[in-house]
Context: one part of a larger RNA
RNA sequence: GGCUUACGGUGGAUGCCUUGGCGCCAAGCGCCGAUGAAGGACGUGGGUCACUGCGAUAAGCUUCGGGGAGCCGUGAACAGGCUUUGAUCCGGAGAUUUCCGAAUGGGGAAACCCACCGCUGCGAACCAGCGGUAUCCCCUGUUGAACACAUAGACAGGGUGAAGGGCACCUGGGGAACUGAAACAUCUAAGUACCCAGAGGAAAAGAGAUCAUUCCCAAAGUAGUGGCGAGCGAAAUGGGAACAGCCCAAACCGCUUCAGCUUGCUGAAGCGGGGUUGUAGGGCCUGACAUUGUGGAGUUACAAAGUGUGCGGUUAGCAGAAUGGUAUGGGAAAGCCAACCAGAGAGGGUAACAGUCCCGUAAGCGAAAACCAAACACCUCCCGUCAGGUACCUGAGUACUGCCGGGCACGCUAAUCCGGCAGGAAUCUGGGGGGUCCACCCUCCAAGGCUAAAUACGCUUGGCGACCGAUAGUGAACAAGUACCGUGAGGGAAAGGUGAAAAGUACCCCUGUUAGGGGAGUGAAAUAGAACCUGAAACCGUGAGCUUACAAUCAGUUGGAGGGCUAAUGGCGGGUCGGUGCUCUGGUGAAAGCCAGGUGCGCGCCGCUAGGCCUGACAGCGUGCCUCUUGGAGAAUGAGCCUGCGAGUUAAUCUUUGUGGCGAGGUUAAGGGAGUUACACCCGGAGCCGUAGCGAAAGCGAGUCUGAAUAGGGCGUUCAGUCGCAAGGAUUAGACCCGAAACCGGGUGAGCUACCCAUGGACAGGGUGAAGCGAGUCUAACCGCUCGUGGAGGCCCGUACCUACUAAUGUUGCAAAAUUAGGGGAUGAUCUGUGGGUAGAGGUGAUAUGCCAAACGAACUCGGAGAUAGCUGGUUCUCCCCGAAAUAGCUUUAGGGCUAGCGCUGUAUGUUCAAUACCGGAGGUAGAGCACUGAAUGAGCUAGGGGGCUUAUAGCUUACCAAACUCAAUCAAACUCCGAAUGCCGGUAUUCCAAAGUACAGCAGUCGGACUACGGGUGAUGAGAUUCGUGGUCAAAAGGGAAACAGCCCAGAUCAUCGGCUAAGGUCCCAAAAUUCAAGCUGAGUGGGAAACGAUGUGGGGUUACUCUAACAACCAGGAGGUUGGCUCAGAAGCAGCCACCCUUUAAAGAGUGCGUAAUAGCUCACUGGUCAAGUGAUCCUGCGCGGAAAACUUAACGGGGCUAAGCUUGAUACCGAAGCCAUGGGCUUCAGCUUUUGCUGGAGCGGUAGGGGAGCGUUCUAUCCCGCGGUGAAGGUCGACCGUAAGGACGGCUGGAGCGGAUAGAAGUGAGAAUGCAGGCAUGAGUAGCGUAAAACACGUGAGAACCGUGUUCGCCGUAAAUCUAAGGUUUCCGACGCCAGGUCAAUCCGCGUCGGGUUAGUCGAGGCCUUAGGCGAGGCCGAAAGGCGUAGUCGAUGGACAUCCGGUCAACAUUCCGGAACUACUUGAAUGGAGUGAUGGGAGGACGCAGCAAGGUAAGCCAGCCCGCGAUUGGUCGUGCGGGUGCACCAGGCGGCAGACGUUGAGGCUCAUAGGCAAAUCCGUGAGCCGAGUUGAGGUCUGGUGGCGUGCCCUUGAGGUGGAAGUGAGCCGACCCUGGCUGCCAAGAAAAGUCUCUAAACGUUGAUAUUCAAGUACUCGUACCGCAAACCGACACUGGUAGAUGGGUAGAAUAUACCAAGGCGAAC
Repeated sequence: GGCUUACGGUGGAUGCCUUGGCGCCAAGCGCCGAUGAAGGACGUGGGUCACUGCGAUAAGCUUCGGGGAGCCGUGAACAGGCUUUGAUCCGGAGAUUUCCGAAUGGGGAAACCCACCGCUGCGAACCAGCGGUAUCCCCUGUUGAACACAUAGACAGGGUGAAGGGCACCUGGGGAACUGAAACAUCUAAGUACCCAGAGGAAAAGAGAUCAUUCCCAAAGUAGUGGCGAGCGAAAUGGGAACAGCCCAAACCGCUUCAGCUUGCUGAAGCGGGGUUGUAGGGCCUGACAUUGUGGAGUUACAAAGUGUGCGGUUAGCAGAAUGGUAUGGGAAAGCCAACCAGAGAGGGUAACAGUCCCGUAAGCGAAAACCAAACACCUCCCGUCAGGUACCUGAGUACUGCCGGGCACGCUAAUCCGGCAGGAAUCUGGGGGGUCCACCCUCCAAGGCUAAAUACGCUUGGCGACCGAUAGUGAACAAGUACCGUGAGGGAAAGGUGAAAAGUACCCCUGUUAGGGGAGUGAAAUAGAACCUGAAACCGUGAGCUUACAAUCAGUUGGAGGGCUAAUGGCGGGUCGGUGCUCUGGUGAAAGCCAGGUGCGCGCCGCUAGGCCUGACAGCGUGCCUCUUGGAGAAUGAGCCUGCGAGUUAAUCUUUGUGGCGAGGUUAAGGGAGUUACACCCGGAGCCGUAGCGAAAGCGAGUCUGAAUAGGGCGUUCAGUCGCAAGGAUUAGACCCGAAACCGGGUGAGCUACCCAUGGACAGGGUGAAGCGAGUCUAACCGCUCGUGGAGGCCCGUACCUACUAAUGUUGCAAAAUUAGGGGAUGAUCUGUGGGUAGAGGUGAUAUGCCAAACGAACUCGGAGAUAGCUGGUUCUCCCCGAAAUAGCUUUAGGGCUAGCGCUGUAUGUUCAAUACCGGAGGUAGAGCACUGAAUGAGCUAGGGGGCUUAUAGCUUACCAAACUCAAUCAAACUCCGAAUGCCGGUAUUCCAAAGUACAGCAGUCGGACUACGGGUGAUGAGAUUCGUGGUCAAAAGGGAAACAGCCCAGAUCAUCGGCUAAGGUCCCAAAAUUCAAGCUGAGUGGGAAACGAUGUGGGGUUACUCUAACAACCAGGAGGUUGGCUCAGAAGCAGCCACCCUUUAAAGAGUGCGUAAUAGCUCACUGGUCAAGUGAUCCUGCGCGGAAAACUUAACGGGGCUAAGCUUGAUACCGAAGCCAUGGGCUUCAGCUUUUGCUGGAGCGGUAGGGGAGCGUUCUAUCCCGCGGUGAAGGUCGACCGUAAGGACGGCUGGAGCGGAUAGAAGUGAGAAUGCAGGCAUGAGUAGCGUAAAACACGUGAGAACCGUGUUCGCCGUAAAUCUAAGGUUUCCGACGCCAGGUCAAUCCGCGUCGGGUUAGUCGAGGCCUUAGGCGAGGCCGAAAGGCGUAGUCGAUGGACAUCCGGUCAACAUUCCGGAACUACUUGAAUGGAGUGAUGGGAGGACGCAGCAAGGUAAGCCAGCCCGCGAUUGGUCGUGCGGGUGCACCAGGCGGCAGACGUUGAGGCUCAUAGGCAAAUCCGUGAGCCGAGUUGAGGUCUGGUGGCGUGCCCUUGAGGUGGAAGUGAGCCGACCCUGGCUGCCAAGAAAAGUCUCUAAACGUUGAUAUUCAAGUACUCGUACCGCAAACCGACACUGGUAGAUGGGUAGAAUAUACCAAGGCGAAC
C1' cells in the first nucleotide's frame, strides 16, 4: 500500500410531520378619490431590531352592543402596571389622522425649500399658531379693448363638476413578427401580442327598413371560402338558460323673448300641450258613442321625490348529550373488563390511536347601532273609442350610384353592413329587404334615443380534493419581491423540525477563555445539548485479520498453496427436554374446553460438522461503459465522485383490436329535479350512427346509371349495429425532453464613449526672430542694402498634461489592457472640470464599420414565447417468442420524405411454397468464327495514280503508291455462318408438418453499408479506390483456427456436467496431440518477403557432336618460309587504318586469336606430335536452390525458443482439437396425439441490432372499515451464510421512536449511469502556486501568548510629494472604552473589524431666501388616430455675476461656527439733526468680458545682516569672524498724498440752451449748439495713536494648573502667474441678467418724506465629523490602475527638469 471488518467524523439523503401553497364548488359582495385616494416616507412602546397596529390624541381616544377573568400584539423575556366600579378581547358608529403622493399657494433632486392674504399670540422687525390662495369646465354677477353698440378679455362669487388610482373581466382607436405554407409574395399566425382612450360592477348588444338581445348544446368540421395550396369555416333550424318593453323629432294648438319691416304679419330661439306607427300611424275637419272607480301603473328603462311599518338577512355571539376500572408504560386516547349518548361516530387538540377530557359537531337561539331588503300603507302618475272626409306630418348631403378600402366564414362575378372621394333622390300614388340582376309575390318602415335578467372576471366567507409535502407545492411554509446584482428598465435567491414539557445542564475541573471538553445534574431518551428528530452515500480517519520489497498491467473471472475465523436463515443427529403449535387416541363435560398418553411434522433447545466466511502466493483466459457508426479498447463523443431532481403526457376528433351493455336498433348533449361523504339516482331523444342503393342532377328505387334498347356493361341488392371502458396508431394543439443564431412590439440607457451647446480652468523653463516701426546708406523718387527695435508662428527643444510608435515583462496578471525603458504632441484642428442636448428602422462619426455603460454589420431589458430547428445530444425495471434494411421509383431530392421491397402480430386458406428427377419451352452470353459490318499483315495478280523515257493524246517502263480479286495468317462491348454450361418459364412425380406460400387488417423499422470470391465497367487490367451483377460473411454472431486480426477458413452459443466423437488447423518445447512410418529433394536457416536479368549451384528427362583407329583436360615439344603482302604512314614489320587474304615447307602453323613495341623485338592462341587414359562437349525441357536485396526507438520479414529437420514434395497410420455432433439432467416455446381436474407421451425449436408481439416485478395515491400489524416498538437506516428464472421477496439482530402492511380492483408527476444535464455535498490537483513594486535593527513596556501593538534610540524612503487645503463621491469610516469567533492574503494584545458611549454649534464660510447661460417645463395658443409634439407670457436652471469677520485661545473628537478681543452688513423702533423732494416691474448708464506679447511699481515668499535667549567640552585649536534656537502678527482711525501708474488739450471735468430719438414721462441717456479749462481714477506702502495676541522662562498642590510677557529691526539682496479689469499687437472680433447709479410715471411728502448721526433691538433654513492621488471615492479586493482645483521652502540649476535636504509624512501587514 491492497482486500475485509468493527467503531467514529463529515454530510444532510431517506422516513415521518406541516404552519404554506395549488385546484374546484357554493353563497355573498364588487369600485376608491379634492370631506385628499391607491401607494409610500418619517415617526409612534419603559428600554425597540424586524413585522403588525396606529398618527404629535400616534400597539391608541369616545360611545353603543357582545363577553365574563384575566390582560398590557408577534419573535421574547425583564421592569412596571391595569382588571368583577367588568379590563384585555369581538362587532357597529364616531374623533384624531404628521409629510409626500392627482397634490392643488410658488418651486422642486417625492416625503424638502420659499411665499402672500386674513385673524391670533402684550408682538415693530423677527418668530409661532389657525384658516385661505392651483388649473380647466359650468352657472351667476361686476367691469370692459381694438371699434359706436357689442364682443374678446379681466375680476369676484357659486358647484359633494373634472382630474388620479384599480388584478382580471368589457367596449372602442391603432396594430406586429417569429411561425405555417416543408422556399415565398396572396394567404396564415391574428385582429393575437402590445400601446392608447374610456366605462362599470359588470361591460357590450337590444325592441325590427324583421323573426328582440345575450349565453350554452346541436346543426357541423356540414354549406361554403381558399396561390381551391396551407388553411379558414358559417347560417337557417332544433333543444335549453333568462325574459320587458318604451321615450322623442315632426304635423297641429298655444305662451314668452328677440329681430325685420309692409304695424300686424313674418321669421328665429326657448317653453307647454299633442303625438310615436306598417293588416300603415298620427294631425286637422265632420259626425256618433262613452267617460272617476272594487280601474291601471310606479322608484332598474318606460315621469319623479320619498315617508312609515317591517317578514327576513349581513356585520359580534349564546347554548349544546354521553365513562369508569384495570395491567404495561415517562405518559393511555392502544389492550382487557364492564357502561352510556347519538337530529351529535365531520374535524382538530390533549405526554401514544378519545363519540362520552377540551374546542367543536347535529338540531336550536340571538342585535343597542349600521347596512341590504320581500311585502303593505301613505304618496305620485295615467285613463277615450268608432265611422267618414282632407292629403298636413312621419328623422337629407341621408338612402342610392361610380371608384376604392374595411368588416361580414365569404380573398370577389357578390347580396347585406361601415368608411373615403365624386355625384345625388323620393315623401305613402312613398321607401327598404328576400345572396348579382329583372318581373311577380311576400315581408318590413332606415337616416333620433333608453332598457333588467340569463354571460365574463375578481374578492370575502364556507366546503371539498385517487392535488404537493421543504431540490416538491407560489419566486416566497422562515423579517421574500427580502439579501444580492445592475447607471437604469430590470433580474432575483438560499434558508422548516430539541423535547410531552425548557425541565435549555446548578456546582466542580482542564484552559488566556463567553472557544472546546470531562464529571455532576434534568429527562423516557443527551450519539434528543441548542451547528439539536431520523441521520444514507461520496469523502476523511482509528483499531484488528490476511497479504505485499525480482515484481508487469481493463484490475476481473476460473482454479488454488498457505494463514485466520465461526457454529450460522445451512447439513446431520438427539429425546438423557414435554418447552411449544398442529394432529391422533382415551377420559371428562351439554358445549367451549380441560386432563392424560402416543406418533409424525414444524418451532425452540442441545451436540457434531467445513462442503461455510475473510484473505490470496501462483497459474489459465481476458483491450471499460455509453453514443454515433460500414467499422470503436480505441489515440472519435460524454461522464471527477456521491445523493436528490430530470424526458411519449393531456384534451378533442378519427381508425383498428380486445372486452362489456343493449340489439334492427343503439345512445343521449346542454339543461332540469332531488340529494349527498355522492362523477350515485331520476328526467331531458334536440341531435348523432345504423337500417338502401344508383345517378352530375332532376329523379327512380332492390335496383339504378349509361343508352334508341326490354342488349351489354358499371355500381349495388344475402351478410348487425351502436354506446361505454382499455390498448395500438393518426390528426390538431408546445405534443418525448433540453438546445439556437435570429424576427417583431413596448420601454430603459450619452454617469463609459462620439459629436455638439453653455460656463469655468490648465500649459516649468529655454530658443528662433515674421510683419510693422526707427536709424543709417542709396535714389530724381520708389526699390534695395545694413544696423537696431519688434515679438509673429496649427515654429523649435523640453516639464506638468495629453497620447500610445517600439521592446521586454505580464498572460490562473498588480491590472477583464497594466508596469518598466525609450517614443510622439506639448499656444493649439490643444487638454480638461461642471451643467446640458442627440436613442437603436436611431444617434454620433477629421470612415476605423469606429463608438453608443468591460460584448455593437445594428445596445440593453421585458414581452409575442414553450418562435422554429429535415440538426446534435439524451430518453430511467425484468423475462419470453419472432426478427430486418442499408434497394427501386419520385422528390429544389441526395445525411430528409412518400409508395413499393424486406420484418412482426392477428384472421382466413390448407401444400398453393421450396428442393430433386423427368418432360417441354424461349434466348444469343462464354467460347469460337470471319459468312456480313468493320479493323488489320504478307505475297500474288492487276484497274487506277505518281515518276522516268518518248516519236506526245498513242505508247514503253518501273527498287513508287495501290482499289478490287486470289492465297496465307489475324482482330472486335456497340461484328455473327455458329454456339454452350448455368440460370429462367411451364408441367408431372417424389420428399417434407415446418421448410413454407398466398390474401386481408393493424404496427413498424430501413433508404450512409463494409470486406471477400467470381463476372464486368471506370482507373494506370493502381488503390483497404469507385460503380454494377451473382454468392458468402460482418452489420445484428459468440466459439475454434489464421501469433495478435468486424468482413478469410471451420462452425451458428436455451442452461448445467472434473463425460465421449470430430471440423478447420495441428502433434520438439512454450502448448493438447507423432522427436510416427516409407520414398525423394534442398545446404540456401532456402524454409521464414520481392522482379527483370545473371550464373560451369544441384537433381531428373530429352536431342545432338566427339570418343580405345585414344576423345576432353593437363604436361612436354613445334607453331615455319615467300614477307616488313600491297597501300597508307615519320614509322605500320601478323596485331592504327584500307585492300587483298595467295603460294611454299610441313605432323602442323592464319598474309594471323590476344598481350606487347615508337616501329621491331618478346609472350601466346588457332593448329600439330608425344605422355596419359575413358568418357568429353553443345543445346532444350523441368524440380529445388544462388545473386539481384539500402532506413530511420530495439533483435523485428518462423509468434518465440530453437530446427539440417522440428524445411519442401509424395504416400500411409494414429492422436489432439470448438459453445459443432453425441450422452445425462433441468427450463421455456410450439405442434400433434391421448386425456381432459389437469397432465402425460412424442416431434421440432430457443445467437440477435432497428423493430413487432406476449407475460410480469416494483413505487405513490384511492376504494372495498375484505384481512391485519404497532411504545411488549411502525416507517426509515444498517448487517446477515435464506428463497425465487429475472425485475424482486421474506425472516432475524442492532439503530430508530410513530405510524404501517397484505389481498382484489382502480388512478398515475411510476423505475436513472450517461443529456459539455440541474441543485447540493465531498474529493483531486496540494500543503503545491501565491502572500500584490520598496528597509529595517535593538532595548524596554503590555500581555496567556509579541518579527508585526505602544514607547525610545539608530537606520532607510518621499519631499511640484508619498506634505497641506479643498470640490465630487463615500456616509460615521471621526474620538474614547472594552473585545478578538469571523474580516485583515501570516500572527495580533492591533485595526478603516465587533459591542457600548461620545462627537459636527455660523447674520459675515458654502448653498437657499438675489440674478441669469446652455437647456428644461410651460397658463392661454398651434399641430397631431390616441398617447402626445412645439411654443408665448412666465417659471426653473451654475460651471458664471452679486453679497457683510478677523486675530488669538480651547476639547479625546468642532471651530472664520464655541470663548476672548476688535469689526462690519441688512432691517425695525426710538431720539436727534435737517428742511424738499422722494419715488419703478418703466427709460438710460454701468455691470461687461477674446488671444498673444510686454513693461513698471508694489506686495506675498525667501536669503543675508542685525537683535533676543541659551551653551562652553573626553582630544590639536577655539570667548572669536564660535555653536544652537528664536525674532518678521492682526485690526481700526488719522496723516504722508490724492504718491506709483492709467486715461486726458484729438479735451479730464463742469455749466447753459435746444431736442420729431430712448413704445408714456423725464431734469437721465443720446444728438446738436454755446461757454469755462485740468483734472478723473487709483493697488499697495509708510508714519503716528490705540487695542489685542504670540513668544524663552518662573512657581506650586505636577494638573484638563497658576504666573509672566525679551527681541520683534533694515532706504539690504532676490522676487512672483498675486495687486492687474493695465498697455501694445493681432484676427477668428471675443455671455446674459440682477445687485449698483441715475431719470422721471402713478403715488407719497412742510401734519416733515428721503437723508445723516446716536441708542436699543432683530437677523431664518440646510451643510460643517472623517477620508479626499486614497486601505474610507470609481475599479468584485486593505487592487502597482483612474480622479477637477489651490499652496508648494532650501542648496546647485534657465527651470515645477534632475540630485540631495527642510517642514511634514511614511517604512507598505508574511